[in-house]
Context: one part of a larger RNA
RNA sequence: CGUUAGGAAUUUUGAGGAGAUUUGUCUCUAGUACGAGAGGACCUAGAUGAACGCAUCUCUAGUGUACCGGUUGUGGCCACCUGCUGCAUCGCCGGGUAGCUAUGUGCGGAAGAGAUAAGCGCUGAAAGCAUAUUAAGCGCGAAGCCCACUCCAAGAUUAGAAUUCCCUAGGAGACUCCUAAAAGAUGAUUAGGUUGAUAGGCUUUAAGUGGAAGUACCGCAAGGUAUGGAGCUGAGAAGUACUAAUAGGUCCAUCGCCUUUUUAUGUUCUGAGUUUUG
Numbered sequence: 001c002g003u004u005a006g007g008a009a010u011u012u013u014g015a016g017g018a019g020a021u022u023u024g025u026c027u028c029u030a031g032u033a034c035g036a037g038a039g040g041a042c043c044u045a046g047a048u049g050a051a052c053g054c055a056u057c058u059c060u061a062g063u064g065u066a067c068c069g070g071u072u073g074u075g076g077c078c079a080c081c082u083g084c085u086g087c088a089u090c091g092c093c094g095g096g097u098a099g100c101u102a103u104g105u106g107c108g109g110a111a112g113a114g115a116u117a118a119g120c121g122c123u124g125a126a127a128g129c130a131u132a133u134u135a136a137g138c139g140c141g142a143a144g145c146c147c148a149c150u151c152c153a154a155g156a157u158u159a160g161a162a163u164u165c166c167c168u169a170g171g172a173g174a175c176u177c178c179u180a181a182a183a184g185a186u187g188a189u190u191a192g193g194u195u196g197a198u199a200g201g202c203u204u205u206a207a208g209u210g211g212a213a214g215u216a217c218c219g220c221a222a223g224g225u226a227u228g229g230a231g232c233u234g235a236g237a238a239g240u241a242c243u244a245a246u247a248g249g250u251c252c253a254u255c256g257c258c259u260u261u262u263u264a265u266g267u268u269c270u271g272a273g274u275u276u277u278g
Base pairs, nucleotide, nucleotide: 001155006166007165008164009163010162011161012160016152017151018150019149022050023049024048025047026046027045034039052108053107054106055105056104060102061101062100063099067095068094069093070092071091072088073087074086075085076084077083112147114145119140120139121138122137173251174250175249176248177193178192179191180190181189198244199243200242201240202239203238204237205236207233208232209231214227215226216225217224218223
């Protein structure tokens, strides 16, 4: 942009396309059928794996660049201590929320139908027999084919279907703009924009770290104990309009066909009048 009076939202049909389609071992049947024995099944039923795929983060595990703590060297705030802090790969080390992950967790390839291949048959002549067909006719038969399973799908220009609602000049709706994230390179998508919990802040809390500073006491001291599951805390949860989503702007409602009516113009016909020319 198209799909159509102009729009919003929801639910769908499925032309067509894509994906998937794997397989081992064990048990029962059964030490049965078979076989002198050695050995050793078909057909069924059940269990458990491998690899692969999809989803997911409750558990396990990893990361988690500044969330907590410890600590070395050297600087700063200084007269000094304490404390805080810069740099050294995040200085190094011990942990670790959310998120992202696999090694973790859940699930999947089940069953069935149709037409067939090789192959195997029924009936049956040519050819009184025989022959599955190198005839007519009729069957069985595969991990393969077509369905079935999962996903996409009306730009399928043959542009489909259904439902609900709004607006028509006092215009529905959309966009711009702004706050953001379940989204994301940018567009887009999604959640919101005061009739508001969208983000930040704040409060509470989950969770992490692991016992803050200050003060008091004990110890010659390094240190320890108490106050006190303390203090601090990125992404989680709930609440709360304190801050910011204000205001404003832009776009947007035709064409064609049919019927009826009115008006205007043109053409044709009829009648009357006037003028000009012949």